[in-house]
RNA sequence: AGAGUUUGAUCCUGGCUCAGGAUGAACGCUAGCGGCAGGCUUAAUACAUGCAAGUCGAACGGUCGUAGCAAUACGAUAGUGGCGAACGGGUGCGUAACGCGUAUGUAACCUAUCUUUUACAGGGGGAUAACAAUGGGAAACUGUUGCUAAUACCGCAUAAUAUGUUUGAUGGCAUCAUUGGGCAUUAAAAUCUAAGGAGGUAAGAGUUGGACAUGCGUCUGAUUAGUUAGUUGGUGAGGUAAAGGCUUACCAAGACGAUGAUCAGUAGGGGCUCUGAGAGGAGUGUCCCCCACACUGGUACUGAGAUACGGACCAGACUCCUACGGGAGGCAGCAGUAGGGAAUAUUGGGCAAUGGAAGGAAUUCUGACCCAGCCAUGCCGCGUGCAGGAUGAAUGCGCUAAGCGUUGUAAACUGCUUUUGUUAGGGAAGAAAAAGUGGGUGCGCCCAUCAUUGACGGUACCUGAUGAAUAAGCAUCGGCUAACUCCGUGCCAGCAGCCGCGGUAAUACGGGGGAUGCAAGCGUUGUCCGGAUUCAUUGGGCGUAAAGCGAGUGUAGGCGGUUUGACAAGUCGAAUGUGAAAUCCCGGGGCCCAACCCCGGAACUGCAUCCGAUACUGUCUGGCUAGAGUCCCGGAGAGGGUGGCGGAAUUCCCGGUGUAGGGGUGAAAUCCGUAGAUAUCGGGAGGAACACCAGUGGCGAAGGCGGCCACCUGGACGGUGACUGACGCUGAGACUCGAAAGCGUGGGUAGCAAACAGGAUUGGAUACCCUGGUAGUCCACGCUGUAAACGGUGAGUGCUCGUCGUCGUGGGUAUUGACCCCUGCGGUGACCAAGUUAACACAUGAAGCACUCCGCCUGGGAAGUACGGUCGCAAGACUAAAACUCAAAGAAAUUGACGGGGGCCCGCACAAGCGGUGGAGCAUGUUGUUUAAUUCGAAGCAACGCGCAGAACCUUACCUGGAUUUGACAUCUCUGGAAUCCUCCUGAAAGGGAGGAGUGCCUUCGGGAGCCAGAAGACAGGUGCUGCAUGGCUGUCGUCAGCUCGUGUCGUGAGGUGUUGGGUUAAGUCCCGCAACGAGCGCAACCCCUAUCGUUAGUUGCUAGCAGUUCGGCUGAGCACUCUAGCGAGACUGCCGGUGUUAAACCGGAGGAAGGUGGGGACGACGUCAAGUCCUCAUGGCCUUUAUGACCAGGGCUACACACGUGCUACAAUGGUCGGUACAAAGGGCAGCAACACCGCGAGGUGAAGCAAAUCCCAAAAAGCCGACCCCAGUACGGAUUGCAGUCUGCAACUCGACUGCAUGAAGUUGGAAUCGCUAGUAAUCGCGGAUCAGCACGCCGCGGUGAAUACGUUCCCGGGCCUUGUACACACCGCCCGUCACACCACGAAAGCUACUCGAACCAGAAGUCGGUGACCCAACCCUCAUGCGAGGGAGCCGCCCAAGGUUCUGGCAGGGACUGGGGUGAAGUCGUAACAAGGUAAC
Repeated sequence: AGAGUUUGAUCCUGGCUCAGGAUGAACGCUAGCGGCAGGCUUAAUACAUGCAAGUCGAACGGUCGUAGCAAUACGAUAGUGGCGAACGGGUGCGUAACGCGUAUGUAACCUAUCUUUUACAGGGGGAUAACAAUGGGAAACUGUUGCUAAUACCGCAUAAUAUGUUUGAUGGCAUCAUUGGGCAUUAAAAUCUAAGGAGGUAAGAGUUGGACAUGCGUCUGAUUAGUUAGUUGGUGAGGUAAAGGCUUACCAAGACGAUGAUCAGUAGGGGCUCUGAGAGGAGUGUCCCCCACACUGGUACUGAGAUACGGACCAGACUCCUACGGGAGGCAGCAGUAGGGAAUAUUGGGCAAUGGAAGGAAUUCUGACCCAGCCAUGCCGCGUGCAGGAUGAAUGCGCUAAGCGUUGUAAACUGCUUUUGUUAGGGAAGAAAAAGUGGGUGCGCCCAUCAUUGACGGUACCUGAUGAAUAAGCAUCGGCUAACUCCGUGCCAGCAGCCGCGGUAAUACGGGGGAUGCAAGCGUUGUCCGGAUUCAUUGGGCGUAAAGCGAGUGUAGGCGGUUUGACAAGUCGAAUGUGAAAUCCCGGGGCCCAACCCCGGAACUGCAUCCGAUACUGUCUGGCUAGAGUCCCGGAGAGGGUGGCGGAAUUCCCGGUGUAGGGGUGAAAUCCGUAGAUAUCGGGAGGAACACCAGUGGCGAAGGCGGCCACCUGGACGGUGACUGACGCUGAGACUCGAAAGCGUGGGUAGCAAACAGGAUUGGAUACCCUGGUAGUCCACGCUGUAAACGGUGAGUGCUCGUCGUCGUGGGUAUUGACCCCUGCGGUGACCAAGUUAACACAUGAAGCACUCCGCCUGGGAAGUACGGUCGCAAGACUAAAACUCAAAGAAAUUGACGGGGGCCCGCACAAGCGGUGGAGCAUGUUGUUUAAUUCGAAGCAACGCGCAGAACCUUACCUGGAUUUGACAUCUCUGGAAUCCUCCUGAAAGGGAGGAGUGCCUUCGGGAGCCAGAAGACAGGUGCUGCAUGGCUGUCGUCAGCUCGUGUCGUGAGGUGUUGGGUUAAGUCCCGCAACGAGCGCAACCCCUAUCGUUAGUUGCUAGCAGUUCGGCUGAGCACUCUAGCGAGACUGCCGGUGUUAAACCGGAGGAAGGUGGGGACGACGUCAAGUCCUCAUGGCCUUUAUGACCAGGGCUACACACGUGCUACAAUGGUCGGUACAAAGGGCAGCAACACCGCGAGGUGAAGCAAAUCCCAAAAAGCCGACCCCAGUACGGAUUGCAGUCUGCAACUCGACUGCAUGAAGUUGGAAUCGCUAGUAAUCGCGGAUCAGCACGCCGCGGUGAAUACGUUCCCGGGCCUUGUACACACCGCCCGUCACACCACGAAAGCUACUCGAACCAGAAGUCGGUGACCCAACCCUCAUGCGAGGGAGCCGCCCAAGGUUCUGGCAGGGACUGGGGUGAAGUCGUAACAAGGUAAC
């Protein structure tokens, strides 16, 4: 410090996710030791049991025990009394508050104990617990009577620097402070003692602790906007330690609030902790400070201090005891229990240390504390050995060319060490004091001496012995992210943080091996910060990604020109105080180190006070004119409002002319019209809108504004000077304006036209089209307040190159004048530099460079929705979420593909023609069906006379049956034998059995090669699966003209350029131009056949001339010709003319056998279709192995209601039949072709010459030509089908061959929709040959004969190429994608009503208690009195105010459930349509 993830790829925006650190944690697996820390985050739920606050006999009276004869001494302690119990310990309910933090204030206060100062302590009195007696009660407890003490209680005396009052002085100035005088009031324990000491009272000062007040800071919500009557202030009084509405009476009407009051929700606050570069964000466990609370609510008492955790009273809930009358209780102290929970420990030891209470002290108490126990909860440390050791052992695992690799120096083995463990011995520090004794003293204490005291603990630590001995796991290994292979599984099981893996070769699941990371831990989960600049102060944005309010006026607020002076609030500097300690950081030190602990320093970025500075901001003040405004002159304009006027057109009405149609559409129909339409002429009515001018022209803030005239009226602009003197900019709320549609009331209504009706279209058509047509559109007055209200661009100001238009208005030059030209200001357009931008683009009217202010955004969907509120007559508008769900959604640009987008071009693509298919019969292939099997494959074009150039057996892969298992075939080992042949038996054959013949070849004599049989196992075998694991081969686009690369260059990039453009071509063919220059694979050419000629050669070919002839090139002869087959020539736009850019090229012509690639073939770029083939072959993996292998016989592949493809033959006279007669080419032939002769009607048979072929044969070419018959019919057309008889091939023609003869003589009279081929030696037509093959050809592959028609042309159909455009497509239009409905699940809303909780208001009620009143009842101390009694004072009781619980009523809030219901989301391949993306087929919104 970044990374993964949207795309075919790119860049940007933007979310999601990961790597880091942390934790009071939990869970899973695992676990040797120690140190230091930590340990109910949930139920402030309920608690059994024990303990957690007592102490003092030196305050008091007693009682008891021990010792003693006793006096007495020592010890214990129920009660009175004192001090403490308000500390310490726990918890975080409440609290959004002066609660906390920080800084101040109190001239408005208190403070026991402690320290210090001053003074004092005189003299009396009456009670009361304990105790005794006697009652009540189950108990808790309690009544009555009697006795008694005090450092308990009460008078009196004395007293001021206290308190009150009064009067002076000084100082201050809101109340006051200091000080002097007078008057009044107020105290104590004559105590205890060991005689050292302890304690009391008043007052002052200090310390400590507290109280109150104030500034600033302190969470979220505006879907909480108004709150408040003791409320705000005053006066008097009361109250308090004390200021104060703290309380009360009266008076005034204030106080708080958009700088967020009130209300609601949540929450103890801080030091600090975690994270972060920091700014920040999150947290508040342990430790420290503060606050609050103590079962819930209320209340006071005591006290220095409490409204009191282990006190009291009352009320309530709960629990317990009870004799039912009544009582008791409060673990949020330490342990512990139950419950809750994912989850958190022992009912331990000790006061030895530190600290606390009491005491004079010893001492006692102390679950504070110190220790131990449990827990890997965390941090830190140590160990599980170290060194050597290569037959690189064995096992495991992997590859496999069968030997290697890896585990791995790892092990074994050798040597060494002993931390730890076990055992034995030794063994701490923590302890210094208090006390006692002696001494000193400043009386706080210090010094000396001596004794005692350790829970932890016989622990830490040290030493000996022992012996590698006792000690390694967890997670991960597709990318991010370090680490890879095998097997299993087969979209299953499963994984997953994100992207995503798994559908038979999974580095992603599970296991094995191996590897990587960390390590007594490792992973997972939760949470926080980080990464996230993803709320942006540091440090983001708003044209199109989310985001500028529809526009203006303007309040608060924010910001603000130039200059003088003053102040010093902001700002800057110095100092002082404070910022607790702990923590963090730095430097030291102590535990062996570390964690941990200790000491010192720094820091604590803050606040307050004070001094200083004055540039900037601010405030005050005086000026200025550049901002802003006013006045004057001028012209421009659909700016606004009101009234009037005008013509054209539509419609309607009246009349004339006139006759059968009109209208409308893609085509029609509805509709109008013989009752006279449409058309046309004249007249009239009425409403609405204003053609041309008209213009990226004008005006307005925006919405918007368009005939003409008049009136009223706003703004902007230009010019000129004068005036005011910052008067400015922006603008939350607020107010105003605001298209269309819509709403209300009243008018109006010609045209148009939602709804509606009809007609069409369509599968449907609630649409598009047509005919009608009502609201509405218009006017007036109100409402609504929204639009893609858009420049998708808020307003204002300043600055920053230029060019060209246009509108308004000035100036200059010039002119007679108008133009032209130059130039200024204000608008409005086109282009462009710098710059900006993700790109597109913007570019002086910025989206540039800056400043000011406002508004808005923070992933997509849910949703601009729900709920709540405000507005509205309603429709609805404004404000505005969440649950849930996804990993994307999106912007711009790129390359493709596609378009019922455009342009250019091509092709038998259409058109023009010729002939077919589709109808018939048959052949053949296919589907389907059937079957034991009908083997398998091929499937739009590009499967279907295809694999198959030929299924009777074989082929054959299929079925049935019979036999077989190292095998039909290959290699290896061993044994035997030549091989081989013949015969017989059995059987359907395979196979099985028996007999006989036969003894081979080579040899270096060792043996070897080949063949056969037997045995065992390695293995053979498989037309079994996967063509979606593959090679090879092939089809197809397509013989279409394309496909790329290097360098350069442009772009952030994907990519572009080149390859586009202008011409041209069959062609990316060539030329020109050009940020390109070159090159490669394709095109073309080179190759073959063919068309012309030459040359060479002349048999088997040929025969012109010569000769012979049996008349046959037959023979001689010849090689001229034909031909054969080698080599050459020829054609190149080469020549001429024209066109064209002086080009390429095209058009025409000449010559030529051939002319513009002459004709044909072979040849198929990068790639596409997971195209085809595992059944040609090869091959990975899987499967099979007495079978899915191999053998045999028979059957099947030939089935047959039907459907399709490809063909053949026809339907006839351009024909059929018969007779005669002519002319090819290219092939094949020895298991062959076969002349010829004879036989047969014929297929063919018999015999047989010739020929391994330019020699012989197949072999007859056919259409054609000549002649004859047929005469338009199901025929003398057509030949299917069937019967009989044959021929040939072959072991064998039944299933299932071909052919022949005779007989039979079906459909069919030119074929619906639709569809195919062909552009010249082509189509059509005619025959011939060949491969395969024993036989079988209408198929296939070739050959020649005869031999046309038509092409205007590129609008349309199909396919293709190039350029361009749009795109939401990229599996690429067979794409993508929307909505309803149906089903399942999920969350949410509404809902009659129900339930719980809660704030508030009004009223009732009124415990305990304070206060007030009363107090006829009660009372020892004081007073009066002889005594009784009375008084003062106090109390019980009663009354009143206040008030907790409780109750009634009402409004609100919140939550839960809710019949039914609404939309939303998500789901596998459901239904219906096809709305959007292309002009998406009606442009979209």